[in-house]
The prediction has a mean pLDDT of 81. Transfer RNA from a Planctomycetota bacterium, 73 nucleotides, folded computationally. The source organism's lineage runs through Bacteria, Pseudomonadati and Planctomycetota. Rfam family: tRNA. Rfam classes the family as a transfer RNA. Rfam describes the family as follows. Transfer RNA (tRNA) molecules are approximately 80 nucleotides in length. RNAcentral holds the sequence, with entries from ENA and MGnify.

RNA sequence: GGGGCCGUGGCGCAAUUGGGAGCGCGCUAGAAUGGCAUUCUAGAGGUUGCGGGUUCGACCCCCGUCGGCUCCA
Numbered sequence: 001g002g003g004g005c006c007g008u009g010g011c012g013c014a015a016u017u018g019g020g021a022g023c024g025c026g027c028u029a030g031a032a033u034g035g036c037a038u039u040c041u042a043g044a045g046g047u048u049g050c051g052g053g054u055u056c057g058a059c060c061c062c063c064g065u066c067g068g069c070u071c072c073a
Stems, first nucleotide, its partner, number of pairs: 001072007010025004019056001027043006049065005
């Protein structure tokens, strides 16, 4: 320098033939218990790496760019 894959709540991940952004753990509050642990219920938390474009509509498609892993030189 070139190719491939990945980037989504605090952490680990899902959602891509374009149409509701979700799951587990964690966090907060409440209930059960004399208390802890634990269980249950509810809730907060996301500019989907960044910028632009296409579209009625983009995590998803296109262009550029940054970072990580990997292969080739």